The RNA shown here (c-di-GMP-I riboswitch aptamer) has 75 nucleotides and comes from a Clostridia bacterium.

RNA sequence: UGGUAAUAAUGGCAAACCCGCCGCGAGACGGGGACGCAAAGCCAGGAAUCCCACGCGGAUGGUCCGGUUGCUACU
Numbered sequence: 001u002g003g004u005a006a007u008a009a010u011g012g013c014a015a016a017c018c019c020g021c022c023g024c025g026a027g028a029c030g031g032g033g034a035c036g037c038a039a040a041g042c043c044a045g046g047a048a049u050c051c052c053a054c055g056c057g058g059a060u061g062g063u064c065c066g067g068u069u070g071c072u073a074c075u
Base pairs, nucleotide, nucleotide: 002075003074004073005072012037013036017032018031019030020029022027035062041068042067043066045065046064047063048060049059050058051057
């Protein structure tokens, strides 16, 4: 550096739901909570789905692809 993987270890993230708050809304944020996740870290480039005030608009990265960065083990 590449590959494989979560078996071992250190850990990490956090679905649904509830509360608060923001938003027309999809949904985001904070707290609780864990369904799960080897990138469930980050990025709206492509597709897809969703929302709307239908605009060169917005949301979803835990829908898929892609880009990029990182820990451990084995090889």

The organism belongs to Clostridia, within Bacteria. The model forms 94% of the base pairs in the Rfam consensus. The sequence was found by an Rfam model in a public genome assembly.